Description
Transfer RNA from Monosporascus sp. CRB-9-2, 72 nucleotides, folded computationally. Rfam family: tRNA. NCBI's taxonomy places the organism under Eukaryota, leotiomyceta, sordariomyceta, Xylariales, Monosporascus. Its mean pLDDT, the model's own confidence on a scale to 100, is 82.

[in-house]
RNA sequence: GCCUCUGUAGCUUAAUGGUAAAGCGCUCGGCUUCUAACCGAGAGAUCGCGUGUUCGAGUCUCGCCAGAGGUU
Numbered sequence: 001g002c003c004u005c006u007g008u009a010g011c012u013u014a015a016u017g018g019u020a021a022a023g024c025g026c027u028c029g030g031c032u033u034c035u036a037a038c039c040g041a042g043a044g045a046u047c048g049c050g051u052g053u054u055c056g057a058g059u060c061u062c063g064c065c066a067g068a069g070g071u072u
Base pairs, nucleotide, nucleotide: 001071002070003069004068005067006066007065010024011023012022013021018055026042027041028040029039030038048064049063050062052060
């Protein structure tokens, strides 16, 4: 230099082009003498940055950035 893959909540991962979901963690409450565990509720991601296509994009196109792997 070229090729492939990945980028979504604090972390780990989902999501057929049609209102972004879960586990852990966090906050509050219950339970308990207290803590942990357990139970209930809640907050938290304009989906790496732009662009295009589309009535509609996390998803498809193109460019860029970051990471991983391959190759001369």